[in-house]
């Protein structure tokens, strides 16, 4: 330098197939249970979907560009 994959809640990941209501588990908070705690159960909180732009009635999803991480190839030495 070229190519590929990935970036979504504090963490790990879905939702992309076929564009249409943004979710799960864990964590955290409150409650129930218990002599207390753990475990368990119930409820709640938590998001600029990496940044910007475009297409569209409508974008996590499609297009362009930039950033970050990983992998492959190449160049220099």
């Nucleotide at each position: 330098a070229g190519g590929g994959c990935a970036g979504u809640a504090g963490c790990u990941c879905a939702a992309u197939u076929a564009g249409g209501g943004a979710g799960a588990g864990c964590a955290c908070u409150g409650g129930a249970c218990u002599c207390c705690a753990a475990a368990u159960c119930c409820a709640g909180c938590g998001g600029u979907u990496g940044g910007g732009g475009g297409u569209u009635c409508g974008a996590u999803u499609c297009c362009c560009u930039c950033c970050u991480g990983c992998c492959c190839u190449g160049c220099c030495a």
The RNA shown here (transfer RNA) has 77 nucleotides and comes from a Candidatus Dadabacteria bacterium. The source organism's lineage runs through Bacteria, Pseudomonadati, Thermodesulfobacteriota and Candidatus Dadabacteria. Its mean pLDDT, the model's own confidence on a scale to 100, is 83. Rfam family: tRNA. By type it is a transfer RNA.